Overview: The part of an RNA shown here (small-subunit ribosomal RNA, central domain) has 349 nucleotides and comes from an uncultured prokaryote. The full RNA is in RNAcentral, with records from ENA. Its mean pLDDT, the model's own confidence on a scale to 100, is 86.
Context: one part of a larger RNA
RNA sequence: CUGGGCGUAAAGCGCGCGUAGGCGGUACACCAAGUCAGGCGUGAAAGCCCCAGGCUCAACCUGGGAACUACGUUUGAUACUGGGAGACUAGAGGCCGGGAGAGGGUAGUGGAAUUCCCAGUGUAGAGGUGAAAUUCGUAGAUAUUGGGAAGAACACCGAUGGCGAAGGCAGGUCUCUGGGCCGACACUGACGCUGAGGAGCGAAAGCGUGGGGAGCAAACAGGAUUAGAUACCCUGGUAGUCCACGCCGUAAACGAUGAGUGCUAGAUGUUGGGGGACUUGCUAUUCAGUGCCGAAGCUAACGCAUUAAGCGCCCCGCCUGGGGAGUACGGCCGCAAGGCUAAAAACUC
Numbered sequence: 001c002u003g004g005g006c007g008u009a010a011a012g013c014g015c016g017c018g019u020a021g022g023c024g025g026u027a028c029a030c031c032a033a034g035u036c037a038g039g040c041g042u043g044a045a046a047g048c049c050c051c052a053g054g055c056u057c058a059a060c061c062u063g064g065g066a067a068c069u070a071c072g073u074u075u076g077a078u079a080c081u082g083g084g085a086g087a088c089u090a091g092a093g094g095c096c097g098g099g100a101g102a103g104g105g106u107a108g109u110g111g112a113a114u115u116c117c118c119a120g121u122g123u124a125g126a127g128g129u130g131a132a133a134u135u136c137g138u139a140g141a142u143a144u145u146g147g148g149a150a151g152a153a154c155a156c157c158g159a160u161g162g163c164g165a166a167g168g169c170a171g172g173u174c175u176c177u178g179g180g181c182c183g184a185c186a187c188u189g190a191c192g193c194u195g196a197g198g199a200g201c202g203a204a205a206g207c208g209u210g211g212g213g214a215g216c217a218a219a220c221a222g223g224a225u226u227a228g229a230u231a232c233c234c235u236g237g238u239a240g241u242c243c244a245c246g247c248c249g250u251a252a253a254c255g256a257u258g259a260g261u262g263c264u265a266g267a268u269g270u271u272g273g274g275g276g277a278c279u280u281g282c283u284a285u286u287c288a289g290u291g292c293c294g295a296a297g298c299u300a301a302c303g304c305a306u307u308a309a310g311c312g313c314c315c316c317g318c319c320u321g322g323g324g325a326g327u328a329c330g331g332c333c334g335c336a337a338g339g340c341u342a343a344a345a346a347c348u349c
Base pairs, nucleotide, nucleotide: 004319005318006317007302008301012316014201015200017198021194022193023192025088026087030083031082033081034080035077036076037075038074039073040072041071042070049065050064051063052062053061054060091191092188093187094185096183097182098181103177104176105175107173109171110154114150115149116148117147118146119145120144121143125136126135162169163168206247207246208245209244210243211242215241216240220236221235222234223233258315260313261312262311263310266293268291269290270289271288272287273286274285276282297304298303321349322348323347330341331340332339333338
């Protein structure tokens, strides 16, 4: 470079934004760069290939031809690509009107529960387990009643539900704010898609500084179990879990399925909106989303199947036997832990 692939065999970047680049709607003058056709020039010789000839043959040598897929120049063609003037509205955007939602930030707020503290009643146990013990309790525990404090999480609603690009998001209220959906249509007029680099977001754990600390709970201690038990079970318990600011940048970051777009049987459920005769409801249809089942087709099979893993187009990322190893070395980032990038080898199967 060509070819084949990426749900589970190796392989989709965790996610969006976006630079360069690649690709790009409809109709039409013009240009002729790509493209196509013809002419001319060049494309040394040798070699390869074909024909003929010379050494007794061959190797070798000689002559002729073909070829040299290409480049330059010139004349033309204009379907497609491109350039370019003006134009269009089906893509994209937008004005207006609706409507759903745990989408995000901030402030303040509510009840249940838990633990602790104070007080009352009350007495010998409580707790815990397979059974126990450590543990708590006559200095009055557990239980129960009243009062108080604190922190964290929000039962029911709740769903096979909704929202978000992903991570993720759930008591209730105000406020600030993002996105998507539906209807209708003035308007802009290809403004689009993707996206190497780049910069941003990014669960949990972890890190720094300062707060906070009820419950839970790595580490740790004790009790059990056991041959042992650095575990599983129990009693305790510190980081942490929570808040603010700043780092970290990973994950089975999963649909293990990149983004966009067009096309391709159905049946059924559900969420939001629009339409039908008036609320609830119902009904058929349509748009957007979300499930399950299934035809064609695809698939190694499993399975996927209008939410494709089907049939096309376009852009990016990635793969090339297992282990060694996503390691060493180098570079960049980080306070560190470590991460990212590019990425081996010996050895071994």